[in-house]
RNA sequence: UUGAUCCUGGCUCAGAACGAACGCUGGCGGCGUGCUUAACACAUGCAAGUCGAACGCGAAAGUUUUCUUCGGAAAGCGAGUAGAGUGGCGCACGGGUGAGUAACGCGUAAGUUAUCUACCUCGGCAUCUGGAAUAACUCACCGAAAGGUGUGCUAAUACCGGAUACGUUGAGAAAUCAGGAUGGUUUACCAAGAAAGGAGGCCUCUGCAUAUGCUUCCGUACCAGGAUGAGCUUGCGUACCAUUAGCUAGUUGGUAGGGUAAUGGCCUACCAAGGCGACGAUGGUUAGCGGGUCUGAGAGGAUGAUCCGCCACACUGGAACUGAAACACGGACCAGACUCCUACGGGAGGCAGCAGUGGGGAAUAUUGCGCAAUGGGGGAAACCCUGACGCAGCAACGCCGCGUGAGUGAUGAAGGCUUUCGGGUCGUAAAGCUCUGUCAGAUGGAAAGAAAUGCCACAGGGCUAAUAUCUUUGUGGUUUGACGGUACCAUCAAAGGAAGCACCGGCUAACUCCGUGCCAGCAGCCGCGGUAAUACGGAGGGUGCAAGCGUUGUUCGGAAUUACUGGGCGUAAAGCGCGCGUAGGCGGUUUGCUCAGUCAGAUGUGAAAGCCCUCGGCUUAACCGGGGACGUGCAUUUGAAACUGGCAGACUUGAGUAUUGGAGGGGGUGGUGGAAUUCCCGGUGUAGAGGUGAAAUUCGUAGAUAUCGGGAGGAAUACCGGUGGCGAAGGCGACCACCUGGCCAAAUACUGACGCUGAGGUGCGAAAGCGUGGGGAGCAAACAGGAUUAGAUACCCUGGUAGUCCACGCCGUAAACGAUGUCAACUAGGUGUUGGGGGUAUUGACCCCUGCAGUGCCGAAGCUAACGCAUUAAGUGCCCCGCCUGGGGAGUACGGUCGCAAGAUUAAAACUCAAAGGAAUUGACGGGGGCCCGCACAAGCGGUGGAGUAUGUGGUUUAAUUCGACGCAACGCGCAGAACCUUACCUGGUCUUGACAUCCCUCUGAAUGGCGCUUAGCAGCGCAGGUCUUUCGGGACAGAGGAGAGUAACACAGGUGCUGCAUGGCUGUCGUCAGCUCGUGUCGUGAGAUGUUGGGUUAAGUCCCGCAACGAGCGCAACCCUUAUCUUUAGUUGCCAUCAUUAAGUUGGGCACUCUAAAGAGACUGCCGGUGUCAAACCGGAGGAAGGUGGGGAUGACGUCAAGUCCUCAUGGCCUUUAUGACCAGGGCUACACACGUACUACAAUGGCCGGUACAAAGGGCAGCAACACAGCGAUGUGAAGCCAAUCCCAUAAAGCCGGUCUCAGUCCGGAUUGGAGUCUGCAACUCGACUCCAUGAAGUUGGAAUCGCUAGUAAUCGUGGAUCAGCACGCCACGGUGAAUACGUUCCCGGGCCUUGUACACACCGCCAGUCACACCACGGGAGUUGGUUGUACCAGAAGCAGUUGAGCUAACCGCAAGGGGCAGGCUGCCAAGGUAUGGCUGGUAACUGGGGUGAAGUCGUAACAAGGUAACC
Repeated sequence: UUGAUCCUGGCUCAGAACGAACGCUGGCGGCGUGCUUAACACAUGCAAGUCGAACGCGAAAGUUUUCUUCGGAAAGCGAGUAGAGUGGCGCACGGGUGAGUAACGCGUAAGUUAUCUACCUCGGCAUCUGGAAUAACUCACCGAAAGGUGUGCUAAUACCGGAUACGUUGAGAAAUCAGGAUGGUUUACCAAGAAAGGAGGCCUCUGCAUAUGCUUCCGUACCAGGAUGAGCUUGCGUACCAUUAGCUAGUUGGUAGGGUAAUGGCCUACCAAGGCGACGAUGGUUAGCGGGUCUGAGAGGAUGAUCCGCCACACUGGAACUGAAACACGGACCAGACUCCUACGGGAGGCAGCAGUGGGGAAUAUUGCGCAAUGGGGGAAACCCUGACGCAGCAACGCCGCGUGAGUGAUGAAGGCUUUCGGGUCGUAAAGCUCUGUCAGAUGGAAAGAAAUGCCACAGGGCUAAUAUCUUUGUGGUUUGACGGUACCAUCAAAGGAAGCACCGGCUAACUCCGUGCCAGCAGCCGCGGUAAUACGGAGGGUGCAAGCGUUGUUCGGAAUUACUGGGCGUAAAGCGCGCGUAGGCGGUUUGCUCAGUCAGAUGUGAAAGCCCUCGGCUUAACCGGGGACGUGCAUUUGAAACUGGCAGACUUGAGUAUUGGAGGGGGUGGUGGAAUUCCCGGUGUAGAGGUGAAAUUCGUAGAUAUCGGGAGGAAUACCGGUGGCGAAGGCGACCACCUGGCCAAAUACUGACGCUGAGGUGCGAAAGCGUGGGGAGCAAACAGGAUUAGAUACCCUGGUAGUCCACGCCGUAAACGAUGUCAACUAGGUGUUGGGGGUAUUGACCCCUGCAGUGCCGAAGCUAACGCAUUAAGUGCCCCGCCUGGGGAGUACGGUCGCAAGAUUAAAACUCAAAGGAAUUGACGGGGGCCCGCACAAGCGGUGGAGUAUGUGGUUUAAUUCGACGCAACGCGCAGAACCUUACCUGGUCUUGACAUCCCUCUGAAUGGCGCUUAGCAGCGCAGGUCUUUCGGGACAGAGGAGAGUAACACAGGUGCUGCAUGGCUGUCGUCAGCUCGUGUCGUGAGAUGUUGGGUUAAGUCCCGCAACGAGCGCAACCCUUAUCUUUAGUUGCCAUCAUUAAGUUGGGCACUCUAAAGAGACUGCCGGUGUCAAACCGGAGGAAGGUGGGGAUGACGUCAAGUCCUCAUGGCCUUUAUGACCAGGGCUACACACGUACUACAAUGGCCGGUACAAAGGGCAGCAACACAGCGAUGUGAAGCCAAUCCCAUAAAGCCGGUCUCAGUCCGGAUUGGAGUCUGCAACUCGACUCCAUGAAGUUGGAAUCGCUAGUAAUCGUGGAUCAGCACGCCACGGUGAAUACGUUCCCGGGCCUUGUACACACCGCCAGUCACACCACGGGAGUUGGUUGUACCAGAAGCAGUUGAGCUAACCGCAAGGGGCAGGCUGCCAAGGUAUGGCUGGUAACUGGGGUGAAGUCGUAACAAGGUAACC
C1' cells in the first nucleotide's frame, strides 16, 4: 500500500555534524580554520648556512700625503675588510604532500645471546715522528654561454708513511658462570691497529721580542659506559571480490662461501624436493596507518582536514657516491617527457617549502612584518642564518560573546489587510513623554609579553708559582618589542549608525484575501492546480531561528531495514528433492591429575594532545593552563580448580551386536495366468454403423456395426482397496519361485560413548527429453481432415507419428509440497485405525484393561499478523546445517563448471516504481450453490412493429426554426392547450435611473379611462371629464410635477445570460422492494461480528421457537379517505309502498324504500376440525353483505444514480449595464429527401348503413350554462323562460335490444387527400384555428425480425364529463355501461430479497487485466572490427653505476739501489633502467547491425488470467 483492518516490507521525514559550496541578507569583538579537484604546469622573490679561535690568498670605492710630463703614479688609511678558495661542522633536522603501498607499512606487545649510534655526557689514556702534493693565485689557451684545458707557485685541524697502545680486533688454549646456544666473565701468549692542532696567558736564561717550556680552554685519537636515535626479527590485529582455486625454480630447506653495522636465499655454487593454500594462497580492485574526529543509550557505523606519532614520496624511471646516518625535496650521474637559453656547436631547470601565477573546479587567502619571544644550524663568543616560528592582512568558513535600546503611553490615531459592514487585526506597536549609554565614533592616558646573552662595576670560588689570564657564582647597572600606541582605562556627544531569512495542506509550530484556472507553477514523502486553491504567484497576518537564515552535498542516527547486544524462514522474501559421509562444530554418568580456556590479584605498558572530572587564567564564554581519572587492550607473573578442554581410569541409561518371533504394493531377476481393447481367419446376418449440443470428416453392399468360434500380439493388472501398508525421497498394486535391504515386538546376554549434525564430496532421484538396439495392442504431442466461430493455428469429433514398453547409457529438473531441514528431550487429554506383546476372562471367537511402534481426526495450555499448529508442534529450551533482507529488471546477462543436445548450476548491474505482498473484514459481482418473490416466464386475451393521419423527438434546412429532457427512469415530456399575446428566438424601428422596487417634498383628485391628430406601431401632441372615507386635523388610493438634500459619468433597477458538477426546495428511480440502523453487553489486537444468523411461517426483519445477547428506532402492518352490508338521525331541490290526483311525484300526503350525508355497527383467524414443536401459522368448514391485508387510494425507510430542474421559485459565484435590460411591428417556434417513439382511425359481416327503442355515473355553469320557439340540409343564427343550481341548463349517453338492407368486393369497408360553398371565435384565421355541407375517395385485405399491456368488475369494448381555454383535444385527468379467457408450474429470460461460496473487483464486472504489433525515449547485452590501459612469457638491446677482470697508456707520497711492486686512466665481462620485436592474459572506450528489458492520459489485434473467468488454475 486498503473502502476499512492487522501484519510483513521498502521508500520518505523530524536530530546531530561538516576543511563545505550556492541564494538572500549582513553591526562589533575574541579564538580557531581556509586547494577535499590537476602527485597539473610554473614567471619572480625568499625558504641552509656558518666558522678568520683550522688554512693560504686578498681587492675596490672613498679619503689623506707625496710626486707629476697634469694624462697620472706611489704610499698610508680604508683593511688583513669585502670576496672567492682549501678545510671543519651542518645540509639525513625543520617545512610540504599522500602519488605509491593490503605490506612487519601501521597499531600493540615482545626480542636482538644477530646490531650500529656524529654532535652531548661520564671514566680512563694519549696527542710522538716524518713526507709529498693541491685549490685559490699567476700566465697561456678553448668556448656564444655553461664551463673547461695546460703551465708555474703555496698553506693547513686537507692527504700519506713510521713509532707507540692495558682493556680494541683476530687466532687458538685453560678456568668459571649461565636460561638450549656460535654467549658472558677471568687468566696468560702471539699478530694487527691511532692522532692535529688552535686561541689566551705566564715565565727562566739578560732588558725587549721569539722559540722551547709551563698552564687554561677548545679541538683530535683510542678504549669502556650513559643518553638519544636508528636497523633487523617475531606473536596478534589491520578493506572488498571465490563470476580470482590452485600458486611457487632462488622457489622451500641444507652445506660451503661472499656480502652487511647486523640475522637471513640477501647473493653465489652444490645437494635434497620441498614451501604456501578453503582458518582463503595466487590474482584483481580500492586505500597511506594510528592517536583521534563525527554519530550513537551502548554495541557499533562512517571517517583519517587542522594538532601529535609512524611510513612513503620529492618531474618520471634506474643506479650509486659522500657520510654516524641518505640511495638524499632546494646534492651528483644516466635515460625519458616537458619547459627555457643558444652564435645551432651545445647548455640550463624541477614550488607535493612560504607567498604568488596560469589551469582545473561549486570552491579555499597576502608576491605582508619580524627574528622581540619559542625552537633549530654554525661559532669560544659577539653574532649570522632561519617563509620553522611569532604576528598582522583577506573570508560570517566554524565556535563563543555582545548590541541594534529601556520605561510609560488608548482618541485603541492615521494607514494597510479583512469583514456577517456591527466590527476585527497589525497594536502599546507608533507618535508623544521620561530615561540609560553596551558596541561603533571622537579625544586623552596606557600595559604585560623581557627571560637571558653580552658589556661595566663590586664581592666570592676554582686553576696556577701568581693578587696574570681564564673560568664560575651572586648582587647592582646597562642593552633588546614585529605585533602596536594594540589590549585596557577615562572623558565627550547622541536613541542617534546597526535585522534579516525561511516557513504557515498533513508529517510540523503557524490562516485569511486577491490573482491564476491541469495553465503558470509547487513538491522531502503523501500529493496540490481543470473558476470559490489555508499546497501555485502576490498581499495582510502568523510561526520558527537570528547576524544570520535557507538550499544542496556527505556521514551517523532514527533503521531491531544485516539483528554480537538485537530479526527471521507453513501461507508475507526465505528449509537444499532425498540419503550416505569428509573436514569442522557440538556431545551421556563418574574418579583422579593437569591448568590451555575461565576467574581473581600484582607488575609493566597503553606517548603527548583530545574526551571526562576538578582547580585556575583571559570582564563571561569559546579558548588556554595545572592536577586527576579513564583507556574495556597486550605482555609478564602469582594464585583458584567449579565448569569447558587435555591425560589416565571406571560405568551403562545414548549407540550398537547376538537370540526368538512378526507384518508389509520395500528393491532386483526369472517364470505363469485370466479379463479387456485392437488386428487376422472362418460362420451367421443386412444396411447402416460411428460420433456429437447438433453435425460432418470416417467405416460399410468389395458385406461394416452386431453376434459366434479360432488365432496373433503388446500393454496394464478390475473386485480385494481402506486419510490401510512399505520405502530416505522419487515411488511401489495379478500370481509363483529365487536373491536382497530396512522396520517392529519380547526376553536375556555382550561391547562400553563407539554419538548427533554435516561446508565441500558422493550416490539415488517423477514426468518429459536425448543416444544405440529392440518392441509397438491401446493411448497419443506434432500433423491432417471435419465441425464451431467474426476469426479458431483451440476447446468437440475422425484419424494419426514421435513417445509411452524393454535393454544399456545420458539428463538432474517439478506446486520433487506437510509449500513445515535433521537429531534427541520436556509439556493436559479424547477418539479411530495398522503391527507385535502383556493382563483378565472364555470351550472358543469376541468384548474389556494396559505398555510399545506407526498412521488419522478433535482439542487444553502455549504460540501465531491472522488463518491455524497443538506429544507426528508452527509450544518450551539445546546442537548442527541450509536459506532470506522492497517490487520489477531476473533466476536474466557476462564469466566459470557440467551436458551429445535440450539445457542445468553458480549468479550480477545499469535503469525504473512507491509500492509489491500475507491474513482476515465489509460490500459488490459470478455464464457459483441453496431458498423465496414479482404479469418475470409459462397459460391466455388484446395490441405495437406494416397503412393513413395526429403528436413528440432526432436529423436536415433556416435570418430564426428559443430553451430544457436522452436506456429502463428523454421522445401526446416541461406545454392543463404557439394565429397576435404567450415568446425566451430572428429581422427592423425605438428608450437609457430605465417596463418594475427603495428613499425626500409638493400639488392634484377617484382611477383604469374617453375623444381627436400623427405614426407600421410603441412613443408623441392636444382636448374634455373628475375619487372614497372622516372626529374635517387627517388617512387610503391613484396620477402629475418638482425648490432643496443630491441630479447624474450616483447608489441601484433589470437579465428565461453562465454554472443543477457551488446550492436550497421540489421531483424521478431502484421500490410499497423488506429492508436500514442504534444503545448497552459479549467476542475479536483490529477493521468488524453478534443482535439482523438458525428451525418453521408470512404479503412483510409478519409472527413463533431456539440462541451472548437484551432492548430500541426508521420502515412493514394498523390508524386516514373511498367502496361493499346494516342500524340510528335527518327528509329538500331527493324518493313514492299505501290513499287521493295528474299527460307527468304534477300536486296533496308520507319519509317505509331508493338516495343524500352525519354518527355508529360489522371481520378479529373470533368459532369448529385437521396439520404443525402443547408454538407461530397453514388447510378445510360453519356463520356472514363481506374471510383471512375484502377491493381501491393516500402513505415511499437508510440510501443509490455529482439522475432532473439556476427557464416555476429561492440562492452563492461569475458575466452584462445607451445592453445579454426595456418597448413595438412583422416573422419564427407550424419548415421537410428521411429515421424513431406514443397515439387515433382502419383494413370489415361478432361488421357498415337506415329506422325504432332502453338503461348511467361523475362533473361544469354569470364576461356563464341556456330550455323552448323560429330560420337553415348543417355548422349555426335570431328571439328568449329558467338557473349563482340534489330545484334550471349543458344533456340525446353509446355499445345494447328490435326491424330492415348490404353478401366478401378495395366493397354501401376505409376515410386520407383535394376542389367548391359556408359557420363560429377573435383587432386579425395568408403563413397558421376548429367546425358544417356538397363533391373527391389515397394507402390499407390483420402486418418480418422483434416487442408491449393485463390475473376480475381486471383485459377488451362503448360512450360521458372536466381542466387549460376568446377559439382550437385523436393528448391528459376523471366517470360510468357491457364484460371475458388463463395461471400446469418455477426449468428457462428479466428484476428483486435472504443465506452461503470464490474473487487479483472497491470508480466495485460498463470491474480488473497478461501478451504481440506500431510510435517515442532511456539504460544494458551481443557484435566483423577498431583504439587505449595494465600485466605475463620469450628474445634483442644495453646508458649511468657497482662488482670482477685486464691494465702495453699515465704515475707525487709508500716499499725498493734498480727493475719493479703499488696506484690511476682506459678496455673487457657480469648485473641492470628506458627502448624494441613476437605472442598471450585481464580490463576500458567506440562500432554498421542486432537482442531482449524499462518507461510513456486516451493507437492496433484479439481476450490468456481474476467468478466454475465461461476448456478449473498452476509447476
A computed fold for a 1515-nucleotide RNA from an uncultured bacterium, annotated as small-subunit ribosomal RNA. Its mean pLDDT, the model's own confidence on a scale to 100, is 82. The sequence is in RNAcentral, with records from Greengenes.